The part of an RNA shown here (small-subunit ribosomal RNA, central domain) has 350 nucleotides and comes from a metagenome.
Context: one part of a larger RNA
RNA sequence: UUGGGCGUAAAGGGGAGGCAGGUGGUCUCGUUUGUCUAAGGUGAAAGCCCUGGGCUCAACCUAGGAAGUGCCUUAGAAACGGCGAGACUAGAGUCUUGGAGAGGGUCGUGGAAUUCCCGGUGUAGCGGUGAAAUGCGUAGAGAUCGGGAGGAACACCAGAGGCGAAGGCGGCGACCUGGCCAAAGACUGACACUCAACUCCGAAAGCGUGGGGAGCAAACAGGAUUAGAUACCCUGGUAGUCCACGCUGUAAACGAUGGGUACUAGAUUUAGUAGGACUUGACCCCUGCUGAGUCGGAGCUAACGCAUUAAGUACCCCGCCUGGGGAUUACGGUCGCAAGACUAAAACUC
Numbered sequence: 001u002u003g004g005g006c007g008u009a010a011a012g013g014g015g016a017g018g019c020a021g022g023u024g025g026u027c028u029c030g031u032u033u034g035u036c037u038a039a040g041g042u043g044a045a046a047g048c049c050c051u052g053g054g055c056u057c058a059a060c061c062u063a064g065g066a067a068g069u070g071c072c073u074u075a076g077a078a079a080c081g082g083c084g085a086g087a088c089u090a091g092a093g094u095c096u097u098g099g100a101g102a103g104g105g106u107c108g109u110g111g112a113a114u115u116c117c118c119g120g121u122g123u124a125g126c127g128g129u130g131a132a133a134u135g136c137g138u139a140g141a142g143a144u145c146g147g148g149a150g151g152a153a154c155a156c157c158a159g160a161g162g163c164g165a166a167g168g169c170g171g172c173g174a175c176c177u178g179g180c181c182a183a184a185g186a187c188u189g190a191c192a193c194u195c196a197a198c199u200c201c202g203a204a205a206g207c208g209u210g211g212g213g214a215g216c217a218a219a220c221a222g223g224a225u226u227a228g229a230u231a232c233c234c235u236g237g238u239a240g241u242c243c244a245c246g247c248u249g250u251a252a253a254c255g256a257u258g259g260g261u262a263c264u265a266g267a268u269u270u271a272g273u274a275g276g277a278c279u280u281g282a283c284c285c286c287u288g289c290u291g292a293g294u295c296g297g298a299g300c301u302a303a304c305g306c307a308u309u310a311a312g313u314a315c316c317c318c319g320c321c322u323g324g325g326g327a328u329u330a331c332g333g334u335c336g337c338a339a340g341a342c343u344a345a346a347a348c349u350c
Stems, first nucleotide, its partner, number of pairs: 003322004007304002012318001014201004021194003025088007034080001035077008049065006091191001092188005097182003103177007110154001115149007125136002162169002206247006215241002220236004258317006266295011299306002323350003332343004
């Protein structure tokens, strides 16, 4: 490289947008650069292959033929492909009417609880553990009542529920804003799919500047435990956790399963919606569409399992793998304030 692969054995990029590129619906006409057919030319000789001949055979030499998968020219074909022109509506999109939702952003606001401060009542303990001790408390703690401050998170509702491309999103209200679904029609007329590069988003931790700091809590200190205990348990406690702006760009970023289209038994739960039926009725029942689950057949799979949300049957495009270690490394490069990230070997070894 070919081939074979990528849920768990090595292998799906964390997610999206997207130029180039690759691929692309139905019908008609034209053209003929791809494609196909025929003829001609060329494809040096030697060699290879076939049939003869010459050295006693052979190697070797020699004659003829074939082949030389290619290229060029001419003529023809027009299904497919390309290009050009036109038409279509089944893909895609737009409009109208409704709808569900923790989708995103900004501003405001509410109650419970923890902590702290002030005051009242009140007295000797509180706290903590396996048991203790450190710690707090007669300078009045803990308990309890009233008042106040401040930060962070939103009990119940809550659901295998919903929304989002992924990360992720949960008190309430207003404003701004993205996507999705249903029902009918109307319109555009292939406008599509995928996507190297590129751009943007991207949990937590971390970094920079400035705020904030209730609780929690790396580091740290003390008390225990222990042979020791740089831990597990306890008492404290600083970064951090929160906000604004900027950076970082990584995760078991997981469904360990890239995206799109079509096709291929069923059963059942659930969310949204439209229609029908029925009603006292928000319900319930039937059917369709869209989404989220569970089970299960064919088929697939090494097995486990997957099974209309495929890991089934096919096609299109991208990414990736190629024995283990060395190595999520070195060197170089790019990016970063740094931490480091991305790209990515070899010797050697089994």